This is a predicted structure of a 266-nucleotide part of an RNA (large-subunit ribosomal RNA, domain VI) from Monoglobus pectinilyticus. NCBI's taxonomy places the organism under Bacteria, Clostridia, Monoglobales, Monoglobaceae, Monoglobus. Its mean pLDDT, the model's own confidence on a scale to 100, is 88.
Context: one part of a larger RNA
RNA sequence: CGCAGGAAAUUUGAAGGGAGCUGUCCUUAGUACGAGAGGACCGGGAUGGACGUACCACUGGUGUACCAGUUGUCUUGCCAAAGGCACGGCUGGGUAGCUAAGUACGGAAGGAAUAAACGCUGAAGGCAUCUAAGCGUGAAGUCCCCCCUAAGAUAAGAUUUCCCAUUCUUUAAAAGAAGUAAGACCCCACGUAGACUAUGUGGUUGAUAGGUCGGAGGUGUAAGUGUGGUAACACAUUAAGCUGACCGAUACUAAUAGGUCGAGGG
Numbered sequence: 001c002g003c004a005g006g007a008a009a010u011u012u013g014a015a016g017g018g019a020g021c022u023g024u025c026c027u028u029a030g031u032a033c034g035a036g037a038g039g040a041c042c043g044g045g046a047u048g049g050a051c052g053u054a055c056c057a058c059u060g061g062u063g064u065a066c067c068a069g070u071u072g073u074c075u076u077g078c079c080a081a082a083g084g085c086a087c088g089g090c091u092g093g094g095u096a097g098c099u100a101a102g103u104a105c106g107g108a109a110g111g112a113a114u115a116a117a118c119g120c121u122g123a124a125g126g127c128a129u130c131u132a133a134g135c136g137u138g139a140a141g142u143c144c145c146c147c148c149u150a151a152g153a154u155a156a157g158a159u160u161u162c163c164c165a166u167u168c169u170u171u172a173a174a175a176g177a178a179g180u181a182a183g184a185c186c187c188c189a190c191g192u193a194g195a196c197u198a199u200g201u202g203g204u205u206g207a208u209a210g211g212u213c214g215g216a217g218g219u220g221u222a223a224g225u226g227u228g229g230u231a232a233c234a235c236a237u238u239a240a241g242c243u244g245a246c247c248g249a250u251a252c253u254a255a256u257a258g259g260u261c262g263a264g265g266g
Base pairs, nucleotide, nucleotide: 001152005163006162007161008160009159010158011157015149016148017147018146021049022048023047024046025045026044027043033038051106052105053104054103055102059100060099061098062097066093067092068091069090070089071086072085073084074083075082076081110144111143112142117137118136119135120134164265166178167177168176169175183261184260185259186258187203188202189201190200191199208254209253210252211250212249213248214247215246217243218242219241224237225236226235227234228233
C1' cells in the first nucleotide's frame, strides 16, 4: 500500500513444512513342519537403542552483586570488627534462571487409491487364459489421519462485537480538506519477549518496576556482651545473623503531564 467505511477479537484452511527408524525377550508353542537335528507364519504382551519435542517437580551441573571458612599483604590511629588486592585469591555449600547425564511424551492405530505379485468372472480363439470389457486382494512406499506455519490464498475468505453517519470548499454525483468516534500510536514503568525492531503486561479508576514488610529457599549459630580457660579457644545469649533473581502483601518512589493519527461508506 492492498483486501470498496473505520476498528477490536475469534477463526476456516488453499498451500507449505515437520514426523516417518528399529532390536531383544515372553506368550501362542517346543505347537504346525520335520526321521531327527531343529523349528515357525499369524496373533497378543513386555522392555530397550538411536533420534526428536517439551520441561525443571526429582537427580545433578552452573550459578563473577548469596552465605560461611581461610592464607599473604595494605588500609580504616590501635584492640576487636570490617574493607581492598592476590584467577570470584583459595576452599566448602548454594536460590532463581539456564541446563542434561534428569523427567515426560512421540513414531502408532485407522482410512483411501495403488506397485510388484496373487486372484474372480471372461471372450477374441466352442477349450484354456488375472484382461481385451468388468470385479477383487495387496507394501516401511503415495494421499489422508498426527504436529507446526498459513487469507498478499490479489480467488485477499468467515464469524462476533464496537463506532457512527459531523463541518468546510466545490456544480448534484464524485472529489478535496478539517475536527472527531470506536480504536491505535507516540511517550513512560517493565518482562512470560528480545541483537534492533517486533511481541506481551501495565500506566494513578494503578501492583508495571523499585523500595518496604512477611514468607520460601540458601548458608550454618553474626556482632556485642557474659562465663570458663594462662592461652589458642569453647560455651551461653542463638536454629542466630546475613541473604541476587523466587512467592505474596503494601502506593512510599517512579509509570506525571501531554501530544499525534484515526470513518462518513453502491